[in-house]
Molecule: transfer RNA
Organism: Arthrobacter sp.
Parts: sequence; C1' cells; structure tokens
RNA sequence: GCCUCUGUAGCUCAGUAGGAUAGAGCGGCCCUCUCCUAAAGGGCAGGUCAUCGGUUCGAUUCCGGUCAGGGGCA
Repeated sequence: GCCUCUGUAGCUCAGUAGGAUAGAGCGGCCCUCUCCUAAAGGGCAGGUCAUCGGUUCGAUUCCGGUCAGGGGCA
C1' cells in the first nucleotide's frame, strides 16, 4: 500500500428485509428479606448506536469518506 471483519451503557455482547420509548448479562445505586453479611427478589440510573456526509417522509440499520482496533496479502 491492497483486501477483509469489527466499533451499540462502566465491561462483555445481542439487535433491526429502514419506522417500537434502543436491549440483555455483569457492574453501580435504592428497597424487601436477614440479628448481620452473603444469596435471593423488586426497582432506578446510565447511550451523540465511533465520526463526518449522502439517500429517504423517516437511518443504529442502506451508501461513501475519515478515525480506531483485529485478521490476511504484498
């Protein structure tokens, strides 16, 4: 340099043939239970869906650029 995959919550990851209030587990906070802790149960908070543009009535999803990371070729 070329090809390819990935980027969604603090962490690990789902997700959508374009339209829902964007989700799970772990973690955090509060409550219940307990003499206390752990476990268990309930609730709450937490997101620019990497970024910039394009298409569209509408984009996390499609297209292009850029950035970052993984793999392959040279």